[in-house]
Context: one part of a larger RNA
RNA sequence: UGACGGAAGGGCACCACCAGGAGUGGAGCCUGCGGCUUAAUUUGACUCAACACGGGAAAACUCACCCGGCCCGGACACUGGAAGGAUUGACAGAUUGAGAGCUCUUUCUUGAUUCAGUGGGUGGUGGUGCAUGGCCGUUCUUAGUUGGUGGAGCGAUUUGUCUGGUUAAUUCCGAUAACGAACGAGACUCUAGCCUGCUAAAUAGGUGGUCGAUUGCUUGUCGUCGACCUGCUCUUCUUAGAGGGACUAGCGGCGCUUAGCCGCACGAGAUUGAGCAAUAACAGGUCUGUGAUGCCCUUAGAUGUCCGGGGCCGCACGCGCGCUACACUGAAGGAAUCAACGUGUGUUUGCCCCCGUCUGAAAGGACAGGGUAAUCCGUUGAACCUCCUUCGUGAUAGGGACUGGGGCUUGAAAUUCUUGCCCACGAACGAGGAAUUCCCAGUAAGUGCGAGUCAUAAGCUCGCGUUGAUUACGUCCCUGCCCUUUGUACA
Numbered sequence: 001u002g003a004c005g006g007a008a009g010g011g012c013a014c015c016a017c018c019a020g021g022a023g024u025g026g027a028g029c030c031u032g033c034g035g036c037u038u039a040a041u042u043u044g045a046c047u048c049a050a051c052a053c054g055g056g057a058a059a060a061c062u063c064a065c066c067c068g069g070c071c072c073g074g075a076c077a078c079u080g081g082a083a084g085g086a087u088u089g090a091c092a093g094a095u096u097g098a099g100a101g102c103u104c105u106u107u108c109u110u111g112a113u114u115c116a117g118u119g120g121g122u123g124g125u126g127g128u129g130c131a132u133g134g135c136c137g138u139u140c141u142u143a144g145u146u147g148g149u150g151g152a153g154c155g156a157u158u159u160g161u162c163u164g165g166u167u168a169a170u171u172c173c174g175a176u177a178a179c180g181a182a183c184g185a186g187a188c189u190c191u192a193g194c195c196u197g198c199u200a201a202a203u204a205g206g207u208g209g210u211c212g213a214u215u216g217c218u219u220g221u222c223g224u225c226g227a228c229c230u231g232c233u234c235u236u237c238u239u240a241g242a243g244g245g246a247c248u249a250g251c252g253g254c255g256c257u258u259a260g261c262c263g264c265a266c267g268a269g270a271u272u273g274a275g276c277a278a279u280a281a282c283a284g285g286u287c288u289g290u291g292a293u294g295c296c297c298u299u300a301g302a303u304g305u306c307c308g309g310g311g312c313c314g315c316a317c318g319c320g321c322g323c324u325a326c327a328c329u330g331a332a333g334g335a336a337u338c339a340a341c342g343u344g345u346g347u348u349u350g351c352c353c354c355c356g357u358c359u360g361a362a363a364g365g366a367c368a369g370g371g372u373a374a375u376c377c378g379u380u381g382a383a384c385c386u387c388c389u390u391c392g393u394g395a396u397a398g399g400g401a402c403u404g405g406g407g408c409u410u411g412a413a414a415u416u417c418u419u420g421c422c423c424a425c426g427a428a429c430g431a432g433g434a435a436u437u438c439c440c441a442g443u444a445a446g447u448g449c450g451a452g453u454c455a456u457a458a459g460c461u462c463g464c465g466u467u468g469a470u471u472a473c474g475u476c477c478c479u480g481c482c483c484u485u486u487g488u489a490c491a
């Protein structure tokens, strides 16, 4: 001095608790991990900081694993062979999964590209992340970190970086052998709210006129809706640029009358949500992201590469993330009625978003057509919710696993069922023990939609809206973190 241990005192956090909410843990299924099995079930990662993670939803490819079979994509140099031919390719038959001249029989063809050996390369999802770079994660979402000059000490070191108050904060006030600074915090960037002020808009609307429809009632020069003039150049609504706006500004309490805290008023806001993020570290993860990379291994009977098939999906079992439920606050059938964020026909690159009409029980199919997009899909007429009817507490019209049959689509290929459709079958499940996760406002939860993956395609992930609670607004009791103090431990 402090990675560590003991003790004491402060402070902080829903990866802590309290008050609660939704759960998970129990069931069925999906999916990841282990184990078992297997020719192979490729592999990394294992407390937080592995386990719906590797953007990892693998039919081929991917692919690294298993069983087989081709090819050289063995540069270059040296030596040899070699134009009296180094070598290359091949019909047919045999052979083979194979229309691989792979090999054999048989002969033709080719013409210095090659062949043999040695050196040396190249390739490798081979090994080593405990040789590395880069990136990421974590310690660690807290407030922490460091020079210069000066002071103290022989020195390591210390002061600055603090008794106190305050803050989300080493944030400030102040105190002061320190003074003046730097990184981090804050500021900043994106985002959400406000603007009847500016700039505008035939890719957004409004408004006016003409014509028409109307199951509205207050019967009117009314209201609602549609078409046209594409009239007015209007911008409230829509879009998006430049700006403005909030600074704790005003008032009242508390407070060294400081920093600030609390309340009220005015207001669209009086903490919107995220991003970025220091110093020092970890032998954290990744050599399977890379034509980043050292060393080792292999390199033609290949660990290179291509082709065919299988596997990664296997099932006495254990664990984790989830989906669906256990019903009446519900299920089923009708009716009515409202969103937002996106995306969309590709350089290589084949594969798109669909309105309309017809057909079909549906999935789907056929025909014309718009869209490289504020123009078309699309006013995205989404679900939950609301209204009406049926059911009536029963493993039931709850639940939809499992199984049988049929028909379609994607694909070269669907068997170990790709997905989706119809009919039938109708299991467990009666609200889940010990444990344990997440969370405070448009949040939790319910509910659907879009994107990523995608030929086929969401029980996942990332976003988006819609309906919208209960309970705190505190504490250090548990679990941890930070800062002081201490000395008899420890390096």
Base pairs, nucleotide, nucleotide: 001491002490006486007485008484009483010482011481012480013479016475017474020439021438022437023436024435027324028323029322031320032319033318034317035315036314043054044053065310066309067308068307069306071304076119077118078117079116080115086113089108090107092105093104094103123298124297126296127295128294132292134286135285136284137282138281139280144183145182146181148179149178150159151158152157162174164173165172188275189274190273194244195243198241199240200239201238204235205234206232207231208229209228210227211226212225213224214223216222217220250264251263252262253261254260326432330391331390332389333388334387335386344376352371353370354369356367357366358365359364398429403424404423405422406421445467446466447465448464449463450462451461452460